[in-house]
Context: one part of a larger RNA
RNA sequence: GAACGAACGCUGGCAGCGUGGAUGAGGCAUGCAAGCCGAACGGGAAUCGGAGUGCCCGCAAGGGUGUUUCGAGGAGAGUGGCGGAAGGGUGCGUAACACGUGAGCAAUCUACCCCCGAGUUGGGUAUAACCCGCCGAAAGGUGGGCUAAUACCGAAUGUGAUCGACCCGGACAUCCGGGGCUGUUUAAAGGCGGGGACCGCAAGGCCUGUCGCUAGGGGAGGAGCACGCGGCCUAUCAGCUAGUUGGCGGGGUAACGGCCCACCAAGGCUAAGACGGGUAGCUGGUCUGAGAGGAUGGUCAGCCACACUGGGACUGAGACACUGCCCAGACUCCUACGGGAGGCUGCAGUCGAGGAUCAUUUGCAAUGGGCGCAAGCCUGACAAUGCGACGCUGCGUGGAGGACUGAAGGCCUUCGGGUUGUAAACUCCUGUCAUCUGGGAAUAAUGUCGGUGGCAUUAAUACUGCCAUCGGCUGACGGUACCAGAAGAGGAAGUCACGGCUAACUCUGUGCCAGCAGCCGCGGUGAUACAGAGGUGGCAAGCGUUGUUC
Numbered sequence: 001g002a003a004c005g006a007a008c009g010c011u012g013g014c015a016g017c018g019u020g021g022a023u024g025a026g027g028c029a030u031g032c033a034a035g036c037c038g039a040a041c042g043g044g045a046a047u048c049g050g051a052g053u054g055c056c057c058g059c060a061a062g063g064g065u066g067u068u069u070c071g072a073g074g075a076g077a078g079u080g081g082c083g084g085a086a087g088g089g090u091g092c093g094u095a096a097c098a099c100g101u102g103a104g105c106a107a108u109c110u111a112c113c114c115c116c117g118a119g120u121u122g123g124g125u126a127u128a129a130c131c132c133g134c135c136g137a138a139a140g141g142u143g144g145g146c147u148a149a150u151a152c153c154g155a156a157u158g159u160g161a162u163c164g165a166c167c168c169g170g171a172c173a174u175c176c177g178g179g180g181c182u183g184u185u186u187a188a189a190g191g192c193g194g195g196g197a198c199c200g201c202a203a204g205g206c207c208u209g210u211c212g213c214u215a216g217g218g219g220a221g222g223a224g225c226a227c228g229c230g231g232c233c234u235a236u237c238a239g240c241u242a243g244u245u246g247g248c249g250g251g252g253u254a255a256c257g258g259c260c261c262a263c264c265a266a267g268g269c270u271a272a273g274a275c276g277g278g279u280a281g282c283u284g285g286u287c288u289g290a291g292a293g294g295a296u297g298g299u300c301a302g303c304c305a306c307a308c309u310g311g312g313a314c315u316g317a318g319a320c321a322c323u324g325c326c327c328a329g330a331c332u333c334c335u336a337c338g339g340g341a342g343g344c345u346g347c348a349g350u351c352g353a354g355g356a357u358c359a360u361u362u363g364c365a366a367u368g369g370g371c372g373c374a375a376g377c378c379u380g381a382c383a384a385u386g387c388g389a390c391g392c393u394g395c396g397u398g399g400a401g402g403a404c405u406g407a408a409g410g411c412c413u414u415c416g417g418g419u420u421g422u423a424a425a426c427u428c429c430u431g432u433c434a435u436c437u438g439g440g441a442a443u444a445a446u447g448u449c450g451g452u453g454g455c456a457u458u459a460a461u462a463c464u465g466c467c468a469u470c471g472g473c474u475g476a477c478g479g480u481a482c483c484a485g486a487a488g489a490g491g492a493a494g495u496c497a498c499g500g501c502u503a504a505c506u507c508u509g510u511g512c513c514a515g516c517a518g519c520c521g522c523g524g525u526g527a528u529a530c531a532g533a534g535g536u537g538g539c540a541a542g543c544g545u546u547g548u549u550c
Stems, first nucleotide, its partner, number of pairs: 001550004006546005013395006019388002026351003030348003035082003040079002047072011089306003099230004104225002108223003113219004118214003121155001123153002130145006160186002163183001164181001166179005190211006198205002232278003239269003244266004249261003281303004285296004308329005331342004359385001361384003367381001368379004398429004409420004433491001435486005447473010494539005499520003505534005515522002
């Protein structure tokens, strides 16, 4: 000098864009953060309407209340499916194939999505919800009975796939690709819409569209595994190792492998630093520097690890699973003392510790995600707003004129004067920002709904899909940005320094005191170095100090 996720002191006008728990991975009240699908399924509350009927009030009209039945209606649960493995947080652990980079898997898996061709036949049995009963303070549990499905289970078929021996081609050793074979094993589910002829009493069959379902091949994206090289400190750590190193056979996995097991052999690593100890998430990057390098890894992006602590598996395409399950532990809460409930390192917020870090805000309008045919629902992701000069950038705090009277005041003085100083006053202007008044967006369509036309599909002028066109609807921020107008210089400057380094000097006070200080050093009676004042210099909505890095 530059830089910072900074803090502290003094000061503080506006706007835009960023950024903000670095410490206790300490404890957490409260609310929200993952749901969706009735076009998979059975059932169906409240409520409303029609009809019948009972009771009460009333002379009646009618009103109130109950019940039966039919219809509409669809809540809250339940079965089932997809998603809860993403998104979001943090950096505890980890010196490791964790990360980066390169090449590999002929040793692998892949839900949803895209493409290709094939199929989707015919049956069965349960069970929740519900009803009845029992246990329990609760959480919850248990027995009996009924019922549905795209839930579950046999059967059929086998384009295929699998296994087997055979043939052809290829390769990097195990092998890979293709072909045919009385062979072996192995699938499925329906939902919603439209319809002319024909069949059927009807439901429907049948035809057709679409969303699904099954087996297979390919792709895309994702994941798993192994390898070369690279990046911390310590030798006051020198030897380490028994599943250890290799083999054979098996188990296990999607898959190779001591990954695991039985047996056999005695190996394997190490001064090019094994083993041990300390520290640490890694990278793209960031800061600095002419560069080489050094330091660093906050925000953003990629990867990894973790989810109260430790362990475990289940489900699933995918987890050993942040707001799933089980066990143990610590802690907190409820309890009828028998037993139960919980996990903010999600967004806000609270206590604590700390020099120190914000709102218990608005909205799903946009972007993206989950579910759904869709309408739509959910989304503390995200989009916004708020707070903090924490940072960067921009703007303003006025402009021009104005002294042969350089006003007054302050300070200095050799008492002549000098300086503050064109500075002020005064004259003439301007109107950024702030203030007030009025107007007032874009982000929204390529979205969605409806109409019309065309094309495709089809037996079809139905339905459905696509395209075009017309119309309707959707904005949190927000009456915000922006624009116009009004008034008036009116509302807007500080801070640090002035001995040398280093730009900037005098007076007064103090008297080795009080104090200053980055280094050299100032202060003991003339202190440009302390304190105050005037003046001056620097930077400026900031300035200075401290900490840290180069």